[in-house]
Molecule: small-subunit ribosomal RNA
Organism: Chloroflexota bacterium
RNA sequence: AAAUAAGAGUUUGAUCCUGGCUCAGGAUGAACGCUGGCGGCGUGCCUAAUGCAUGCAAGUCGAACGAGGUCGCUCCUUCGGGGGCUAAACCUAGUGGCAGACGGCUGAGUAACGCGUGGGCGACCUGCCCCCGAGAACGGAAUAACUGCGGGAAACUGCAGCUAAUGCCGUAUACAUUCCCGUGUAUCAAUGUGCGGGAAGAAAUGAUUUAUCGCUCGGGGAUGGGCCCGCGUCCUAUCAGGUAGUUGGUGCGGUAACGGCGCACCAAGCCGAAAACGGGUAUCUGGUGUGAGAGCAUGACCAGACAGAGGGGGACUGAGACACGGCCCCCACUCCUCCGGGAGGCAGCAGCAAGGAAUCGUGCACAAUGGGCGAAAGCCUGAUGCCGCGACGCCGCGUGAGGGAUGACGGCUCUCGAGUUGUAAACCUCUUUUCUCAGGGACGAGAGAGGACUUAACCUGAGGAAUAAGUCACGGCUAACUACGUGCCAGCAGCCGCGGUAAUACGUAGGUGGCAAGCGUUUUCCGGAAUUACUGGGCGUAAAGGGUCCGUAGGCGGUUUGGUAAGUCUUCUGUGAAAGCUCCAGGCUCAACUUGGAGUGGUCGGGAGAAACUGCUGAACUAGAGACUGUCAGAGGCAGGUGGAAUUCCCGGUGUAGUGGUGAAAUACGUAGAUAUCGGGAGGAACACCAGUGGCGAAAGCGGCCUGCUGGGGCAGUUCUGACGCUAAGGGACUAAAGCGUGGGGAGCGAACCGGAUUAGAUACCCGGGUAGUCCACGCCCUAAACGAUGAAUGCUAGGUCUUCGGGGUGUUAAUUCCCUGUGGGCCGAAGGUAACCCAUUAAGCAUUUCGCCUGGGGACUACGGCCGCAAGGCUAAAACUCAAAGGAAUUGACGGGUCCCCGCACAAGCAGCGGAGCGUGUGGUUUAAUUCGAUGGUAAGCGAAGAACCUUACCUAGGCUUGACAUGUUUGGUGGUACCGAACCGAAAGGGGAGGGACCCUUCGGGGAGCCUUACACAGGUGUUGCAUGGCCGUCGUCAGCUCGUGCCGUGAGGUGUUGGGUUAAGUCCCGCAACGAGCGCAACCCCUAUCGUCUGUUACUCUCUCUGACGAGACAGUCCUUAAACGGAAGGAAGGUGGGGACGACGUCAGGUCAUCAUGACCCUUACGCCUAGGGCUACACACACGCUACAAUGGCCAGUACAGACGGUUGCGAAACCGCGAGGUUGAGCCAAUCCGACAAAGCUGGUCUCAGUUGGGAUUGAAGGCUGAAACUCGCCUUCAUGAACGUGGAGUUGCUAGUAACCGCAGGUCAGCACACUGCGGUGAAUACGUUCCCGGGGAUUGUACACACUGCCCGUCAAGUCAUGGAAGUUGGAGACACUUGAAGUCGCUGGGCCAACCCUUCGGGGAGGCAGGUGCCGAGGGUGGAGCCAAUGACUGGGACUAAGUCGUAACAAGGUAGCUGUACCGGAAGGUGCGGCUGGAUCACCUCCUUU
Repeated sequence: AAAUAAGAGUUUGAUCCUGGCUCAGGAUGAACGCUGGCGGCGUGCCUAAUGCAUGCAAGUCGAACGAGGUCGCUCCUUCGGGGGCUAAACCUAGUGGCAGACGGCUGAGUAACGCGUGGGCGACCUGCCCCCGAGAACGGAAUAACUGCGGGAAACUGCAGCUAAUGCCGUAUACAUUCCCGUGUAUCAAUGUGCGGGAAGAAAUGAUUUAUCGCUCGGGGAUGGGCCCGCGUCCUAUCAGGUAGUUGGUGCGGUAACGGCGCACCAAGCCGAAAACGGGUAUCUGGUGUGAGAGCAUGACCAGACAGAGGGGGACUGAGACACGGCCCCCACUCCUCCGGGAGGCAGCAGCAAGGAAUCGUGCACAAUGGGCGAAAGCCUGAUGCCGCGACGCCGCGUGAGGGAUGACGGCUCUCGAGUUGUAAACCUCUUUUCUCAGGGACGAGAGAGGACUUAACCUGAGGAAUAAGUCACGGCUAACUACGUGCCAGCAGCCGCGGUAAUACGUAGGUGGCAAGCGUUUUCCGGAAUUACUGGGCGUAAAGGGUCCGUAGGCGGUUUGGUAAGUCUUCUGUGAAAGCUCCAGGCUCAACUUGGAGUGGUCGGGAGAAACUGCUGAACUAGAGACUGUCAGAGGCAGGUGGAAUUCCCGGUGUAGUGGUGAAAUACGUAGAUAUCGGGAGGAACACCAGUGGCGAAAGCGGCCUGCUGGGGCAGUUCUGACGCUAAGGGACUAAAGCGUGGGGAGCGAACCGGAUUAGAUACCCGGGUAGUCCACGCCCUAAACGAUGAAUGCUAGGUCUUCGGGGUGUUAAUUCCCUGUGGGCCGAAGGUAACCCAUUAAGCAUUUCGCCUGGGGACUACGGCCGCAAGGCUAAAACUCAAAGGAAUUGACGGGUCCCCGCACAAGCAGCGGAGCGUGUGGUUUAAUUCGAUGGUAAGCGAAGAACCUUACCUAGGCUUGACAUGUUUGGUGGUACCGAACCGAAAGGGGAGGGACCCUUCGGGGAGCCUUACACAGGUGUUGCAUGGCCGUCGUCAGCUCGUGCCGUGAGGUGUUGGGUUAAGUCCCGCAACGAGCGCAACCCCUAUCGUCUGUUACUCUCUCUGACGAGACAGUCCUUAAACGGAAGGAAGGUGGGGACGACGUCAGGUCAUCAUGACCCUUACGCCUAGGGCUACACACACGCUACAAUGGCCAGUACAGACGGUUGCGAAACCGCGAGGUUGAGCCAAUCCGACAAAGCUGGUCUCAGUUGGGAUUGAAGGCUGAAACUCGCCUUCAUGAACGUGGAGUUGCUAGUAACCGCAGGUCAGCACACUGCGGUGAAUACGUUCCCGGGGAUUGUACACACUGCCCGUCAAGUCAUGGAAGUUGGAGACACUUGAAGUCGCUGGGCCAACCCUUCGGGGAGGCAGGUGCCGAGGGUGGAGCCAAUGACUGGGACUAAGUCGUAACAAGGUAGCUGUACCGGAAGGUGCGGCUGGAUCACCUCCUUU
């Protein structure tokens, strides 16, 4: 100086943690949807390395060569043409040279020295280019073109003849060339480097013309390549062993060159857990994307390397290829064909088809840059430069700017007031980027000329706001809200989740927010994710410590000192291409883009230095480790022996009817003598007491006593060795119970099994039997909640206390005690840690070393594969698919067939009932045209309803009305005998009808208003729906004692404390204590009635004490005494005593409790009807079930007669006396009373006397008949009462269940409200007037504390498995089909190499010129060899009747396994059994509640 790190949603009632899922960011060769003005720079087949029409993409050189042609000049001409000259005019097929190995494309293959990086070659090559040295002498033979004759459809080709060269060949010469021999020399190193000799090997005097270009040999350079090596380079171990040219050697061959590169022979090696071999996938890199970084992902464009050219093989030429636009062969495909035979290869540029979600023009130019050829001009160049198409990306610009309120119109919303769109528009002023038109006009071109781009960039002028805005979102995350529609439908959704009639979440509209020529979605990558943790995580209970020990590799390792310099550190240097990235500058108006400079970048190479630490090495030490001596404890192990108690069985005795077993029973045993008891005997298994959070062992585990053998440990001494140590992948050994094999044994127990119970069932729990097994020996199995759910080792970090086994000290006659120290086993606790619980010198603290293990839940301790096992099975261990959680700890509740404490007519103790009968009332159900509606456990059911014949009335049938029965406003017309009243008559009524009677206000006397009739419109009306949209009111827990707050304190937090504790109370009432201190709503009190007294008052009473009425007071407060903290208790006084009795009064809240039908009200619905009127019917039905009552069943009674005593209440459309009539209900009449005056009104039970005499009665009074009374328009459906007659059930009520604790229950009557009438109901009133409470075990409800919990919609909770249905993915399976790769045998193209070569051949040699030789060619043949065929085996994939489990799916079936002690504690390994969860046996665990005991700890 620069750079530099954000989180959120979702598990719960809430909390903290763990943990997954999801989102916000950036990026993309992109695609899709909607939309689209301009420019610059980039970029564009990611799929089929699928197939390709057409054109173009590599040629050039006449200054290498022969030949031919054209133009020019000239001559001739039959005007067709022909000849000549052309020293430098032009063109060309062929020979020849160079280039076609570059450039361009693609990424199939390849996991490799392929690539990257750094080195090596003493093991190599290099055309063209540069430099140096030397040279180019003498000869020769052919051949294309061409000509002639042929073949073929074509492609093409044969024979004969001629000819040239910078084409080909021979000889000579030659060096710093190569080889051989000799001889020196350097180096770590071979073929390095000298000297001498020998042998071999060149050329084009060629081209053009005066200066060059070429040719040959040698050396050097540069460039480009070849080969080798270190290091790095994906997944998979469910791939663990691989390999015969394999590894090495010798020799030969081959190559430019090393090498098993190839061959022959010899040896048997070589690679591999630091991952060989196999399988899968993949070009690699610079870089690119992301990220704070470390990393992770990626390898389009550009650049470097590699690889490929339809698939496969092969060589030729050449400096270079095993060659994209060359050759040969095989295969597949396409095309031509005269069917004989041929041709072809876009992964070059365009383009076509196909595939695909998807990727462009059959463009211009060689002007620039670069390349090939050429001396050059130049030619060629789909390299390249440009243009075109695509918003594919990045960057820039625009779609106008200023003013403008009456806040216009329209839209949307609305509480109807208005708000919003919104200065937005209109309108005024201005500008011209862009656009259109016109004019001018570069750079790119380094002497001149030459521009595809180019109708360009840029500049000037004119015109005119003109040509130019969309898209996504608006529940939270996440910026942005309303209306309507829809009604768990249609749909949305990234996660959580929205939608079932008031949806900010769906659809539309208005508005708003974001971005903008784009916006949104989708794909993929990184990030967030510390969610693989190197930076930077964990494993007691969340996923995670291996069951234990031994030990190999590996990792790590005590003290002192010397050396070294591998690691390490410092410095210098080489390299790490360019581009990229960062910084600084420059150029396009800016930017993107681009140019220059600097920096960055490695586990790299080399040099110099340092020596602390690690390593290596030398020497030493004793604190680690081990040994030695002494001593000690022990259920440590193995083997052998031995003992008593008990169970069972057998024998005998005594003895008689039961025993046994359970909640209760039964099966079972027993008169053939059991059980019980005594004696004797047999056999097997286990070892009471001691016994202990005592001991030992690595763990599993180990318990009578004795003997033998044997492992380990502690303490003390400090004698020896001298780091010998720690851990431990693989590996090995041991390993409870169950189980398996063989052989024994078998008392008890006891899976399976049988029987008995229980039960709806009971494959269980309980009972009676009982086989394997349990025991022993030998051999397997190898798993457990194999747990401290805590790996091993070492060091460090307060204490206290108990205990085991040692040692020392003090002390003592001895023992005990006390102190110190080591070892093991417990508890409490500090710091610290932890999500919390908790851990805490026996760490879960602080550190080091090392091993094992984890990465969301389910699928799955599974499948497949492999290894092990006799089997059962064990070890190792996935995926598809599916969910958004699964989980840990703690909190508050709720709940428990958990515990403790307390209360209540809760039980108990009592009294009277209900449940049985008849009747009344209500409800359900059924019925009906309708039986209107609501209320439904407690908390509906004599409830709404304090009273349905009509009315009520909401229901049904029928008849009617439509601004309406009722309200308000506007409007048309009418009405002044108007409003209003209203007789006949029709009708079931509503309604029609209208004789007749008959008002009000103002007035200018014309009239107007109100009213009424009528017309039309707003509207009325609805007991229609929703009590789950609501208000209000009410029920219930419950008159239960609770419910909270402020501050403080504790806890990460939910939350706790207070409010818990000890007492006490009716009470969270009060007291004491206490990290709490206070306060609020409740409790209590204040209010009303009542019991006593006082004062005043008083009508209606004959009077009066009293009583009574009304009003105001007094009194009771634990005040006094004893006791006390508060209280409880006791006593006195008192009418009353400990809230005196009763009432009103109901905390926070619960039940989506009840009510839309009291009322009010949102929304929805009906509008000639779901509104309104009327008549009749119904709400009163009746097989039945329930609830609440009345009356009874009788003698404590019924009936008859006589007789006594209340309180409260009502009365003018009323109560109605007395009198008279009637058996009576009642009637007539009407005194009195607006009521302490009169009336209802006689209270009844009671008391006295009589009668009945235990019965279906003189009990009972249902039912029915007859006759009456009353109310009322009207008692048929359907009222009440009276009289006479009738005289049912019923003889005290099953299971069960209700009320009540004192003036109460029970019994008795009286009154009132409702009401015309109707009361067994309801609300009140008085009369008579009990019994019982030991007590809190149990039932119910409630309060408090505590405990468990998988519940929180809170036990009417949660939840498991089979079966049945649907969907999906997957395993097995007789098989079937396909693929890739090896192997064996066979066949074998082209071609190189080898052999042969009788046929053929110009160069050189010999020759007698015939020929021969050297050399070569064709042909033949051998090895190899692509491919083909056959065969078996393994692998992978697809498919497969049937079959296995799995996952998911509002309301299926069976049960109830788990969560509370889950009703048999649960879980677990194993074994057996069962529809299923599951049950049982054996062993284990606590991750079990409750109670008791023991031990230990803390406090006193």